Small-subunit ribosomal RNA, 5' domain from an uncultured organism, 492 nucleotides, folded computationally. Its mean pLDDT, the model's own confidence on a scale to 100, is 87. The full RNA is in RNAcentral, with records from ENA and SILVA. It matches the Rfam family "Bacterial small subunit ribosomal RNA".
Context: one part of a larger RNA
């Protein structure tokens, strides 16, 4: 020169897009951040209002509402601590599983007992908790059946299921039918788990490591291979082509920069992995060893009636602290994706928006044209001037922005529905509301005067200051970017 999630100093009109804890994975108040379904299923209020004989009835309402239950809480959102590894990249592989969702095919028949709610009692201060009775399911268990499945010693054996709403008929038994559903199997799309070659930072002032270690067998075990684990055997496996140790780091697409090759880098956006106060462990489930899930242990916090109990922002805002620094305790589901639902819809701090910050980029303004009597002040003079300067006023013009005032969107695929938002944009009136930083000795573009007197001071280098200083302060004046400019750090 160029670059940043910068920062710091003076300064400051508007907009569009983008961006904002880079540090303490520190500790958190408070509100939100994951539900949803009555078309699975049994219960089941209350205020209100109206009647009343004043006992209570009706309606609200089969509403809220809790519970049984299914699905979803493994997604989406953050962090980056660990981790130098099959963690990542990228190119292969066989021994695997995959809720929802697509295709094909078979079925969907018959009984039975429990537990919640709810009623009865009793512990607790509280959080919760126990005993007893009473029920419904698409909750659970038996039985029939078995195209295909699984196992076999090929004889033969095991193994399923759930019903709900709607139409129309109905002799009220039942029948048809259409839809959401259940079960076995096959087969597809996702999605995962696994194994392998290569590639992945620095130090040898780290030279040797290794006992389930390296391999066999035969068991466990997993959805599957496999010292993953056992338990016998055998004694191997790695290493200067750098084992091991130590330090440092999330990886990648990519970003900066450079003619390239390289060298830095890994915010924001996407793709993978890791973690969720710290450690460990398992349940559930198609899928965690699971952020707003359980259990056990610690550390800090809180609440107690002292016996016990509650809690986990690295979600979104927000507050303490740290720090040179880094935002609102905003609307909104109208749109995009998402969860449950047959559907209306709910839920949704993903998101869409809005607010703050010149952090960064990109645009536009702060007026245009005439104007010489070269006005007045400023500064400088050899005192004649010279410059500040068409600058200024003056006059003739415009309205970008801004403000008043009037309309006023698209963004929503057929109606309806828009947080943003009375925004953007359009009319229409007014020169009014808008200019700074830095540098001036060479490098490096721009020079005098005055104060100062090796003082107080500048400074990236080289140097400037001891009485005529273009390097110091101050002033006129000039160059240099310009809603910014300086310094600083920082990488190429």
């Nucleotide at each position: 020169g160029a670059u940043u999630g910068a920062a710091c100093g003076c300064u400051g009109g508007c907009g569009g897009c983008a961006u904002g804890c880079c540090u303490a994975u520190c500790a958190c108040a408070u509100g939100c951040a994951a539900g949803u379904c009555g078309a699975a299923c049994g219960c089941g209020a209350a205020a209100g209002c109206u009647c009343u004989u004043c006992g209570g009835a009706g309606u609200g309402a089969g509403u809220a509402g809790a519970g049984u239950g299914g699905c979803g809480g493994a997604c989406g959102g953050g962090u980056g601590a660990g981790u130098a590894a099959c963690g990542c990249g990228u190119g292969g592989g066989a021994a695997u599983c995959u809720g929802c969702c697509c295709u094909g095919u078979a079925g969907u028949a018959u009984g039975g007992g429990a537990c919640a709610a709810c009623c009865c009692g009793g512990g607790g201060a509280a959080a919760c908790u126990c005993g007893g009775g009473c029920u419904a399911a698409u909750a659970c268990c038996g039985c029939a059946u078995a195209c295909g499945u699984c196992c076999u010693a090929c004889g033969g054996g095991a193994g399923a299921a759930a019903g709900g709403g709607g139409g129309c008929c109905u002799u009220c038994g039942g029948g048809c039918u259409c839809u959401c559903g259940c079960u076995g199997c096959a087969u597809g799309a996702u999605g995962a788990g696994c194994c392998c070659g290569c590639g992945u930072c620095c130090g040898a002032u780290u030279a040797g490591c290794u006992a389930g270690u390296u391999g066999g067998u035969a068991g466990g075990g997993u959805a599957a291979u496999g010292g993953c684990c056992u338990a016998c055997c055998a004694a191997g496996g790695c290493g200067a082509c750098g084992a091991u140790c130590g330090g440092u780091a999330g990886c990648u697409g990519g970003u900066c920069u450079g003619a390239g090759a390289g060298g830095a880098u890994g915010a924001u956006c996407a793709g993978c992995c890791a973690c969720a106060c710290u450690g460990g462990g398992a349940c559930u489930g198609a899928g965690a060893c699971a952020c707003g899930g359980c259990c056990c242990a610690g550390a800090c916090u809180c609440c107690u009636a002292c016996g016990g109990g509650a809690g986990g922002c690295a979600g979104c805002a927000g507050c303490g602290g740290g720090g040179a620094a880094u935002a609102u305790u905003g609307c909104g589901c109208a749109a995009u994706g998402g969860a449950c639902g047959g559907a209306a819809g709910u839920c949704a701090g993903a998101c869409g928006c809005a607010g703050c910050g010149a952090c960064g980029c990109c645009g536009c303004g702060u007026g245009g044209g005439u104007g010489a009597a070269g006005a007045a002040g400023g500064c400088c003079u050899u005192c004649g001037g010279g410059u500040u300067g068409u600058a200024a006023a003056g006059c003739c013009c415009u309205u970008u922005u801004c403000u008043g005032a009037g309309g006023g969107a698209a963004g929503a695929g057929a109606a309806a529905g828009g947080a943003c938002g009375g925004u953007a944009c359009c009319u229409u009136a007014g020169a009014a509301u808008a200019a700074g930083c830095g540098u001036c000795g060479g490098c490096u573009a721009a020079c005098u005067a005055c104060g100062u007197g090796c003082c107080a001071g500048c400074a990236g280098c080289c140097g400037c200051g001891g009485u005529a200083a273009g390097a110091c302060g101050u002033a006129g004046g000039a160059c240099g970017c310009g809603a910014g400019c300086g310094u600083u750090a920082u990488c190429c």